[in-house]
Context: one part of a larger RNA
RNA sequence: AGACGGGGACCCACACAAGCGGUGGAGCAUCUGGCUCAAUUCGAUAAUAAGCGAGGAACCUCACCUAGGUUUGACAUCUCGAGAAUUCUCCGGAAACGGAGAAGUGCCUUUGGGAACUCGAAGACAGGUGUUGCAUGGUUGUCGUCAGCUCGUGCCUUGAGGUGUUCGGUUAAGUCCGUAAACGAGCGCAACCCAUGUCCUGUGUUGUAUAUUUCACAGGAGACUGCCCCGCCAAACGGGGAGGAAGGUAUGGAUGACGUCAAAUCAGCAUGACCCUUAUACCUAGGGCUGCACAGGUGCUACAAUGGCAGGUACAACAGGUAGCAAAGCCGUAAGGCUGAGCCAAUCCCUAAAGCCUGCCCCAGUUCGGAUUGAGGGCUGCAACUCGCCCUCAUGAAGCCGGAAUCGCUAGUAACCGCACAUCAGCCAUGGUGCGGUGAAUAUGUUCCUGGGUCUUGUACU
Numbered sequence: 001a002g003a004c005g006g007g008g009a010c011c012c013a014c015a016c017a018a019g020c021g022g023u024g025g026a027g028c029a030u031c032u033g034g035c036u037c038a039a040u041u042c043g044a045u046a047a048u049a050a051g052c053g054a055g056g057a058a059c060c061u062c063a064c065c066u067a068g069g070u071u072u073g074a075c076a077u078c079u080c081g082a083g084a085a086u087u088c089u090c091c092g093g094a095a096a097c098g099g100a101g102a103a104g105u106g107c108c109u110u111u112g113g114g115a116a117c118u119c120g121a122a123g124a125c126a127g128g129u130g131u132u133g134c135a136u137g138g139u140u141g142u143c144g145u146c147a148g149c150u151c152g153u154g155c156c157u158u159g160a161g162g163u164g165u166u167c168g169g170u171u172a173a174g175u176c177c178g179u180a181a182a183c184g185a186g187c188g189c190a191a192c193c194c195a196u197g198u199c200c201u202g203u204g205u206u207g208u209a210u211a212u213u214u215c216a217c218a219g220g221a222g223a224c225u226g227c228c229c230c231g232c233c234a235a236a237c238g239g240g241g242a243g244g245a246a247g248g249u250a251u252g253g254a255u256g257a258c259g260u261c262a263a264a265u266c267a268g269c270a271u272g273a274c275c276c277u278u279a280u281a282c283c284u285a286g287g288g289c290u291g292c293a294c295a296g297g298u299g300c301u302a303c304a305a306u307g308g309c310a311g312g313u314a315c316a317a318c319a320g321g322u323a324g325c326a327a328a329g330c331c332g333u334a335a336g337g338c339u340g341a342g343c344c345a346a347u348c349c350c351u352a353a354a355g356c357c358u359g360c361c362c363c364a365g366u367u368c369g370g371a372u373u374g375a376g377g378g379c380u381g382c383a384a385c386u387c388g389c390c391c392u393c394a395u396g397a398a399g400c401c402g403g404a405a406u407c408g409c410u411a412g413u414a415a416c417c418g419c420a421c422a423u424c425a426g427c428c429a430u431g432g433u434g435c436g437g438u439g440a441a442u443a444u445g446u447u448c449c450u451g452g453g454u455c456u457u458g459u460a461c462u
Stems, first nucleotide, its partner, number of pairs: 001462002003459003007456007015446002019409005026301008034292002042053002064287007073125001077124002079121005086103007107114002127276002130274003136270002138265003141261001143259001148187006154163003167178003193253004198221007224247001227241005303402001307361007320349002324343002329338003368399001373394007415438007
């Protein structure tokens, strides 16, 4: 100087407390461990792994296994030789591919050949999701959006080092003020950026009953403790007020200091070294990644009457659409099918659900709950057996609110309700990312638990 302390002082945070809703019990979905397997490809493992890489594993993907094949190779450059390229047929085969045959002769030319493409030969080389994230770049997680981390000169010390950065206040903040052997500065904080909320101006069709306006798109204004009162008065803070759409960081986002964990990633990519080279490379078919005694994580659906079912009826926003979204009509109980208006979209697709009204159920394993299983269909796709989703009928399991423990959340938040999108032929999406609708309770505190910050003290640690 640090680190640590079941030392001290002060401060902060959904850290506790006060509340609301969950997880842990049930069934299922999904991920992981384990077990099994020819293979169940690989990585991630306290917080900081486990609905994670994967924002789509039937084939492909694919890296794994089995079997069948290739060896200058699926891909790149170079040399030589032959042939335009290309198309079609037959045989064998699961395919990859192997064998045989036919058609075809193009473009530019200085007629030597050349451009593109195919085949063959030889080697230089290709290739590797093989190893090392403890050789690396880049990127990322975490402490933590915590308020810290440093430098120049000066001063102090034999020196390591200290001071500055402490102290008294104050702040969300090393934020600001005052003080002080310090005076300044840098990276962080804040501000600058984006969105939302108010108003003004301009422009408006596809929007509007309408030329106004809601709205859309641009540009601007507006908030600064700026003004007033009380306390205090250096900064600020506490209480209240005016004006205002908004009041003291308006709200949300983006933004992540020096560093820590030899944290993560050689399987996104790049890359050193090592290793393989008739194989650890490449092609194909089938299987596997979906395997199931069990254990863990994250979720969905429930256990019901603030409910379930049936009929009627009302109100959104974000976004997407031409190999697409698809209205209306007809067929079908339905999934869906036929046909196809409109839309390259403020124009068309385009109807939210909780809610409200009426009726039934009458507390039961039920008109709760929907697992599981049987049968029949639909859709996508070469192909749904392993292994897809959806519909109808039948079947109706566990489950009556969950031990110890544990998680999230402070306002348009939690909780409840639906909608859209990415990926995508289809989908195992109950996941992820957004969007709106309804809309609470509680905290007027810091003793304790957890994590963190500043100062100080002790130390047998470095």